[in-house]
RNA sequence: AGCGGAGUAGAGCAGUGACCGGCUCGUUGGCAACAUAAGCCAAAGGUCGCAGGUUUGAAUCCUGCCUCCGCAA
Numbered sequence: 001a002g003c004g005g006a007g008u009a010g011a012g013c014a015g016u017g018a019c020c021g022g023c024u025c026g027u028u029g030g031c032a033a034c035a036u037a038a039g040c041c042a043a044a045g046g047u048c049g050c051a052g053g054u055u056u057g058a059a060u061c062c063u064g065c066c067u068c069c070g071c072a073a
Base pairs, nucleotide, nucleotide: 002071003070004069005068006067007066010025011024012023013022018056027043028042029041030040031039049065050064051063052062053061
């Protein structure tokens, strides 16, 4: 060189064509509490790895590239 899998919020993961991209933990603010933790309410945080293509419409389908894991050699 070859084959397969993965890349989505700070972390771990869903989402296989159209619904405003979501869940848990974490972070921040508030409530409550003598105080801390637990609890309750809310918010912030995403060019969906990069670049093209198909489509009325792409995280999703196709092509190339990058990174990581595995198989084979």
The prediction has a mean pLDDT of 82. Transfer RNA from a Bacteroidales bacterium, 73 nucleotides, folded computationally. Taxonomically the source falls in Bacteroidales (Bacteria, Pseudomonadati, Bacteroidota, Bacteroidia). It was read from a public genome assembly. Its Rfam family is "tRNA".